[in-house]
RNA sequence: AGAGUUUGAUCCUGGCUCAGAACGAACGCUGGCGGCGUGCCUUAAGCAUGCAAGUCGAACGGUUAGCAUUUCCUUCGGGAGAUGCAGAUAGUGGCGAACGGGUGAGUAACACGUAGUUAGAUAACCAAAAGAUGGGGAUAGCCACAAGAAAUUGUGGGUAAUACCCGAUGUGCCCUACGGGGGAAAGGUGGUAACACGCUUUUGGGGUUGACUGCGGUCCAUCAGGUAGUUGGUAGGGUAAUGGCCUACCAAGCCUAUGACGGAUAGCCGGCCUGAGAGGGUGAACGGUCACACUGGGACUGAGACACGGCCCAGACUCCUACGGGAGGCAGCAGCUAGGAAUAUUCCGCAAUGUGCGAAAGCCUGACGGAGCGUCGCCGCGUGAGGGAAGAAGGUCUUACGGGAUUGUAAACCUCUUUUAUGUGAGAAGAGAAAGGACGGUAUCACAUGAAUAAGCCCCGGCAAACUACGUGCCAGCAGCCGCGGUAAUACGUAGGGGGCGAGCGUUGUUCGGAUUUACUGGGCAUAAAGGGUGCGUAGGCGGAUCAAAAAGCAAGGGGUGAAAGUCCAUGGCCCAACCAUGGAAUUGCCUUUUGAACUGUUGAUCUGGAGUAUAGAAGGGGAGAGCAGAAUUCCCGGUGUAGGGGUGAAAUCUAUAGAUAUCGGGAAGAAUACCGGUCGCGAAGGCGGCUCUCUGGUCUAUUACUGACGCUGAUGCACGAAAGCGUGGGUAGCGAACCGGAUUAGAUACCCGGGUAGUCCACGCCGUAAACGUUGUACACUUGGUGGUUGAUUCGUCAAGGAUUGGCUGCCGGAGCUAAUGUGAUAAGUGUACCGCCUGGGGAGUACGGUCGCAAGGCUGAAACUCAAAGGAAUUGACGGGGGCCCGCACAAGCGGUGGAGCACGUGGUUUAAUUCGAUUCUAAGCGAAGAACCUUACCAGGGCUUGACAUGCAUUGGACGACUGAUGAAAGUCAGUUCUCUUCGGAGCCGAUGUACAGGUGCUGCAUGGUUGUCGUCAGCUCGUGCCGUGAGGUGUUGGGUUAAGUCCCGCAACGAGCGCAACCCCUACUUAUAGUUGCCAUCAUUCAGUUGGGCACUCUAUAGGGACUGCCAGCAUAAGCUGGAGGAAGGUGGGGAUGACGUCAAAUCAGCAUGGCCCUUAUGUCCUGGGCACACACAUGCUACAAUGGGUAGUACAAAGGGUUGCGAAGCCGUGAGGUGGAGCUAAUCUCAAAAAGCUAUCCCCAAUUCGGAUUGUAGGCUGAAACUCGCCUGCAUGAAGCUGGAAUCGCUAGUAAUCGUAGGUCAGCCUUACUACGGUGAAUGCGUUCUCGGGCCUUGUACACACCGCCCGUCACACCACCCGAGUUGGCUUUGCCCGAAGUGCCUUAAUAAGGUCCGAAGGCAAGGCUGGUAAGGGGGGUGAAGUCGUAACAAGGUAGCCGUACCGGAAGGUGC
Repeated sequence: AGAGUUUGAUCCUGGCUCAGAACGAACGCUGGCGGCGUGCCUUAAGCAUGCAAGUCGAACGGUUAGCAUUUCCUUCGGGAGAUGCAGAUAGUGGCGAACGGGUGAGUAACACGUAGUUAGAUAACCAAAAGAUGGGGAUAGCCACAAGAAAUUGUGGGUAAUACCCGAUGUGCCCUACGGGGGAAAGGUGGUAACACGCUUUUGGGGUUGACUGCGGUCCAUCAGGUAGUUGGUAGGGUAAUGGCCUACCAAGCCUAUGACGGAUAGCCGGCCUGAGAGGGUGAACGGUCACACUGGGACUGAGACACGGCCCAGACUCCUACGGGAGGCAGCAGCUAGGAAUAUUCCGCAAUGUGCGAAAGCCUGACGGAGCGUCGCCGCGUGAGGGAAGAAGGUCUUACGGGAUUGUAAACCUCUUUUAUGUGAGAAGAGAAAGGACGGUAUCACAUGAAUAAGCCCCGGCAAACUACGUGCCAGCAGCCGCGGUAAUACGUAGGGGGCGAGCGUUGUUCGGAUUUACUGGGCAUAAAGGGUGCGUAGGCGGAUCAAAAAGCAAGGGGUGAAAGUCCAUGGCCCAACCAUGGAAUUGCCUUUUGAACUGUUGAUCUGGAGUAUAGAAGGGGAGAGCAGAAUUCCCGGUGUAGGGGUGAAAUCUAUAGAUAUCGGGAAGAAUACCGGUCGCGAAGGCGGCUCUCUGGUCUAUUACUGACGCUGAUGCACGAAAGCGUGGGUAGCGAACCGGAUUAGAUACCCGGGUAGUCCACGCCGUAAACGUUGUACACUUGGUGGUUGAUUCGUCAAGGAUUGGCUGCCGGAGCUAAUGUGAUAAGUGUACCGCCUGGGGAGUACGGUCGCAAGGCUGAAACUCAAAGGAAUUGACGGGGGCCCGCACAAGCGGUGGAGCACGUGGUUUAAUUCGAUUCUAAGCGAAGAACCUUACCAGGGCUUGACAUGCAUUGGACGACUGAUGAAAGUCAGUUCUCUUCGGAGCCGAUGUACAGGUGCUGCAUGGUUGUCGUCAGCUCGUGCCGUGAGGUGUUGGGUUAAGUCCCGCAACGAGCGCAACCCCUACUUAUAGUUGCCAUCAUUCAGUUGGGCACUCUAUAGGGACUGCCAGCAUAAGCUGGAGGAAGGUGGGGAUGACGUCAAAUCAGCAUGGCCCUUAUGUCCUGGGCACACACAUGCUACAAUGGGUAGUACAAAGGGUUGCGAAGCCGUGAGGUGGAGCUAAUCUCAAAAAGCUAUCCCCAAUUCGGAUUGUAGGCUGAAACUCGCCUGCAUGAAGCUGGAAUCGCUAGUAAUCGUAGGUCAGCCUUACUACGGUGAAUGCGUUCUCGGGCCUUGUACACACCGCCCGUCACACCACCCGAGUUGGCUUUGCCCGAAGUGCCUUAAUAAGGUCCGAAGGCAAGGCUGGUAAGGGGGGUGAAGUCGUAACAAGGUAGCCGUACCGGAAGGUGC
């Protein structure tokens, strides 16, 4: 000192959370010792038992055990006395018991703290003065009797005092009317005595105490008015004493926004904890003080009490009881019970310190001194030290299985020490002249034994130091925040290792800190939370210049106080420390005194600059009232006139032949004032707009004069305050919530249309709110500029145009500065001053309750529980938009041909099945993997088998086979039986089998663990980097702009300059040509033949190698350029045509079943072998083939390709068969032979519009071919059969030229083939393109955004379900409290009495009655709110969110919401 967390990322605002310190703590795990401290925070709950306040015989009379002496009596045992000594003590009396000890219930108060005041008291103590005289009557104890269970009490008798009473004296004292009056005592006790202690009165002192005063310290204003002894006075009473403290009378005061009264909470302080401090929290222990003593009331005694261990009364509770009546009070020390997360011994001692009594000895003392218990805290010590590598064993991790790493000098082992522990011995100080020590045989010391007796807890994803393995599999669990866990978890559990602290360590709770997150120090309010809707103005706060006074604030010096302890500093004492002692500082405060006079305040005097007044002018839609005007709309009347009008996206409702709309004339009514009109004017804001008049407010300018600080702000208050709304009465043309129709729609309580009531208008009265916004309070001062508008004045100017200067108001741009940024910027959001208002995370909520205002609607004021870790601002990059601009593409359009309808083929879904194996599912799955499922394939099913295995390698043991042949069995696989080894250097080797073991095997799972490969956006033109610059930053710039291109292609410009991957080019085919070459190709010339058949030739075609050719190169126009348009030449012209080639990336896209591969799973089975079966069909979809015919079909004849394949092959000619085919076998390893016939075409002919000579499905039958085998389930042929179908709904696909369309050919796979598929080849060969509005996809720029999983996004409300807290609630039940009345204990005073008692009376606790107030518990039911992976209905908001949204208000509606103003 900071850190984590809102976002894709950024900056800011803002909350939540963490790291620190502390504790009278508690809980979990663990636990060796000592010192010093500390220990019922809850129930001021209840208490058994013991103890905690007594003492004095030197105040008194008695009683009394003992000892000594002695008298009398005697039954000799003894009894009864007296005196002395030294004890004991029930009672009277004195002092104490008011201290000490406990607790914090009450108390918001002179209770406490601090500083003062005086009208007081004061036992004992100290000092001083004076005195102590004469009398008297009682009473307890005691005795007797009596009542009672007891507690206790009564009657009678007698007795003492330092007990009580009276008289005398009285220095001083008190009262006084100034004459006087009043008022004491114990001459007692002890002592031989001296003397000591006491007694009375008075004075002083010290200390104690009563009362009073200033100031200070809690919350709530949802407590705003309180108060009748109340405030004051007079007189009296009362008190120690002032005082309404009390009483009578008189007056009507007193307190309060500087917070009275009421409510809640709380003992206060020194201090303690925290903090840099200021502060915040707290009030255990120690110290000061107050209050209380079971609850309430009361007095007595006394110096002192309204009394913790006293009394009286009432109440609750407990106990005893003979039922009549009594007793009690641990908030003293221990202890018990209950409560609680939780807090100790029924200990020792008066040795010390201190109190009480006593002359003293002494007695009492749960105060106190000590010990015990508790890891409750702080402090100290220890659990060993040195050496020791075979880096042991074991554990953990890893591995290529050889090993390596780590635990780790750690251990073992060697040497050493003994704090502690244990044992033995000695043994304090604390204590006075002596004796006397609870602690305590304790501290301490000496010796001995022996590493011996002694380590745990938490953590290891980030914050925050510390990582791996296994298990688990959104389970179990963790979590302070963010968040981990759904099969490779450093986050759960365990282990190894590591980190931290250490006799402790963690957790929980609480406080401060961090938090500048309540901001005095030290924050804010345009958009994040936050400026009151606006003004006037009260209190208050603040306030111009000069002179003087005084000295309140202020400043300086002195004095008093601020207790001690504590904190801090220094020094010292316990071995150190904690702890303790001494000294200092500090105690920031209060009081007092002496000075000072700058500033603020005060007083006095003056001034003109702030403010105001007068005068002369100026502008204005400022306000109120009255009157007037024209245009328009609607309605009414009349004329003309005829069929529609109106309305919409399109319609309909509506209106019109009963004459509308249109048009002309006339009339009525209400409302609003076109043009001018303008980021123009006025007003405090709301707001104000035709014209005229009347009344009236404010502003500005100019000049002088006047007043002389009169000012600024402004809580409470008062006034004004759009629209809607309310009341009463008018008015009502248009418009128009609600409402009614018509449309739209899935619905349409809406948007659109037709109507239409309140309302809108006026008068009067309410309401008091708006996104009442510049989201920016008012006033004043200061601080670079530019350019407008409006309204004045001065001045220059021929007083023309115009210019200059100076004011008020109002805009835009922009500098510094400020700001998180956007922005603001003399009209500040800059720099300052003064005052007011407001904010403190989001939601709950502007809600509830209370109060107040209102006729109501509602307004103002305004919470909490609960819940979340965010909510939010500005800006950035994307993505998206039923936003915009530009551009492209068979994207649309223009065309041609299809699909969708039929039959069939093929694939998929679904269904079925023992199985119908698996994968692919928008484009980018579906004639796809599969370039070919009868068996095989085959992965699926049923059945039968095998288990080191169908396949690979190694080891160990063992056998001689293996193979072949034969036989049996079986569906086969297989099983069983029989016959029979090879080579050899004789060691063995080969091969095969068996057994065992390592292992094989898996088309089992995970494509969401992967590699590789592929699809798609998309052959779209994009995607990036370095340096620089800009920005706090994310980022931007470059890459945008103007042109151009197929292209981020190129050019120009530019804070950018360059570069990379893409584009293009380089590669292949094709189109032209040259050269080379000439067989199997070709044939112009020559010869020859049925035939390029042969000779010959290589010119041509062709073949296949290498070159050339095209570059906007040339010309013209346009353009700055890039380039575009046109032209020439050329086989080809602007990338000539086609292909290969696929940037950064996207889709957790596809594939574990091509292959490879991590992990998991199976191992007599999920492996492997065999036989048989299976890959099907009511239906739906995709892709195709064939058609529906005459541009055709049939028949006959006839012409022209290219590119391929072929030896397990292609297979010619010939012959047979209607044909499939058979036979045959020449030739060919191919420019040679062969498949091979090209077909459409052309020529001729038949058919004549018909379900046909179209169409060919289906079926029957007879055959052929392949193959062990065509039943499930092949292809082909002949004959026969001859279905649907007559051009296909919504919708949808392909194609821009050698393309579409159409025609056939070949190949791969392959025994055969379901091939109509796929991949290639050539033949014939079109139409159309205006164009970019629209659909789809894409690119660039820009804009909006509440999206970022990125619109298949986000998100709102009702309803349904569950849970939670809250509000209301018929009531019900507690607590606190107020007022009045009734009753009235004890008790004080008074009356009564000679006196007491009894009685009476004022007051009076408790109780009762009645009526309130406040605040809890509980409650049927009602209400909204919050929360909750996958519910329902819609889609309100975010994009122009599909009707822009939002605010106020009113009405309406399942809901979001809709509509009006």
Molecule: small-subunit ribosomal RNA
Organism: metagenome